[in-house]
Formats: sequence, C1' cells, structure tokens
RNA sequence: GGGCUCAUAGAUCAGCUCGGAAGAUCGCUGCCUUCGCAAGGCAGAGGCCGCGGGUUCAAAUCCCGCUGGGUCCA
Repeated sequence: GGGCUCAUAGAUCAGCUCGGAAGAUCGCUGCCUUCGCAAGGCAGAGGCCGCGGGUUCAAAUCCCGCUGGGUCCA
C1' cells in the first nucleotide's frame, strides 16, 4: 500500500440480509423482604447506533469518504 471484517446503553452482544417505535443479559439506582448482608420480587435511570456526506416521505440498516481495532496478502 491492497483485500476482508468489526464499531449499537457502564460491560458483553442482538437488530443490518429485505429501510418503518432502538433491544437483551449482566451491572447501576430506588422500594419491598432481613437484626444486617447476600439471594429473591417490583419499579426506574442510562444511547448524537464511531465521524462526515448522499439517496429517501422515512436510515442503526442502502451508497460514498474518513477514523480506530482485528485478520490476510504484498
């Protein structure tokens, strides 16, 4: 330098193929329960979907560029 692939909640990851309300688990906060802790039950907070642009009535999803990680080739 080139090919492929990944980037979504604090963490680990779905969702992208085929555009139409942003999700799961763990963690975190509050309440119940306990002498107290853990476990359990209930409720809640938490996201410019890596960045910029394009297409579209509508983009996490499609297209282009860029950044960073992984891997292969040179």
Model confidence (mean pLDDT): 84 of 100. Transfer RNA from a Thermoplasmata archaeon, 74 nucleotides, folded computationally. The organism belongs to Thermoplasmata, within Archaea. It matches the Rfam family "tRNA". Gene Ontology term of the family: triplet codon-amino acid adaptor activity.